[in-house]
RNA sequence: CUACGACAACGGCAAACUUAUCGAAAGGUAAGGACGCAAAGCUACGGGUCUAAGGCCGUUAAAAGCUAUGAUCGCCGGGUUACCGAA
Numbered sequence: 001c002u003a004c005g006a007c008a009a010c011g012g013c014a015a016a017c018u019u020a021u022c023g024a025a026a027g028g029u030a031a032g033g034a035c036g037c038a039a040a041g042c043u044a045c046g047g048g049u050c051u052a053a054g055g056c057c058g059u060u061a062a063a064a065g066c067u068a069u070g071a072u073c074g075c076c077g078g079g080u081u082a083c084c085g086a087a
Base pairs, nucleotide, nucleotide: 004085005084012037013036017032018031019030020029021028022027035074041080042079043078045077046076047075048072049071050070054067055066056065
């Protein structure tokens, strides 16, 4: 240095849930809270998943249906950066 990852060290992040707030929703943000995490740091690039405001379709009017330009990196993969050092 590359791989690898221990009942090691110093530290870190924070699921569900609650409150507030933003959003049409999915979901985000802040505080509390810890189920977990060695990249649970960053990045929607590929696949997956969620939502469907607007649009399309449809209807007497509705409903239903389709659609991402919305969301998720704590679904998987890729890219990229990084702390520690037992075997």

Source information:
This is a predicted structure of an 87-nucleotide RNA (c-di-GMP-I riboswitch aptamer) from Domibacillus aminovorans. Taxonomically the source falls in Domibacillus (Bacteria, Bacillati, Bacillota, Bacilli). The sequence is in RNAcentral, with records from Ribocentre. Model confidence (mean pLDDT): 89 of 100.